[in-house]
RNA sequence: CGCUCAUCCAGAGGGGCAGAGGGAACGGCCCGAUGAAGCCCCGGCAACCGGCGUCAGCCUGUCAUCUCGAUUCCGCGAGGUAGCUGACGAACACGGUGCCAAUUCCGGCCCGCGCCAGCGGGACAGAUGAGGA
Numbered sequence: 001c002g003c004u005c006a007u008c009c010a011g012a013g014g015g016g017c018a019g020a021g022g023g024a025a026c027g028g029c030c031c032g033a034u035g036a037a038g039c040c041c042c043g044g045c046a047a048c049c050g051g052c053g054u055c056a057g058c059c060u061g062u063c064a065u066c067u068c069g070a071u072u073c074c075g076c077g078a079g080g081u082a083g084c085u086g087a088c089g090a091a092c093a094c095g096g097u098g099c100c101a102a103u104u105c106c107g108g109c110c111c112g113c114g115c116c117a118g119c120g121g122g123a124c125a126g127a128u129g130a131g132g133a
Stems, first nucleotide, its partner, number of pairs: 003131006013042005021031003026107003043100003048096003052089007064081006104125001109122005
């Protein structure tokens, strides 16, 4: 860089350096010398993954372990722990990320409604996470 899936109307900012841009692109509309981008420090939000808790299921495939039962042995049955899978959760921020103006700021393309101002739904694009090649 491209692929798959999930989410995107909630939430959360101060300081230092710096010095004119920024909100992905385009159109709009905004933010910005009462200081943009970027970098650093501190703080916060959230719950995507790991971790944690509860519940349920499985406990098989040449391979976990403990207890009990029957058994001459091979081995068998039941239950627990561990493990795996799934659902739910917070007493979670410990680890990996992310985020902290405006709904992803709004729109374009399609459909529906309409009092022709607009409204609703979907797609595209984008962002973030997880996964796969």
This is a predicted structure of a 133-nucleotide RNA (SAM riboswitch aptamer (S box leader)) from Amycolatopsis suaedae. Taxonomically the source falls in Amycolatopsis (Bacteria, Actinomycetota, Actinomycetes, Pseudonocardiaceae). The RNAcentral record of the sequence draws on Rfam. Rfam family: SAM riboswitch aptamer (S box leader). Rfam links the family to the GO term regulation of gene expression.